[in-house]
RNA sequence: UGACCCGUAGCUCAAUGGUAGAGCAGUCGGCUGUUAACCGACGGGUUCCCGGUUCGAGUCCGGGCGGGUCAG
Repeated sequence: UGACCCGUAGCUCAAUGGUAGAGCAGUCGGCUGUUAACCGACGGGUUCCCGGUUCGAGUCCGGGCGGGUCAG
């Protein structure tokens, strides 16, 4: 310098262009001699940034930024 992949909750990851979700973690409750385990509920999001397309964008397009792999 070029090619490709990735960027979504605290973490790991989902999500045909049509209400952003799950597991773990957290909080509260249930269960019990107590803790752990187990069960239930709740909270938690500027979907990396700026534009464009569209009635509607996490998703499609352009440009940036960051990370990874490969090539030189």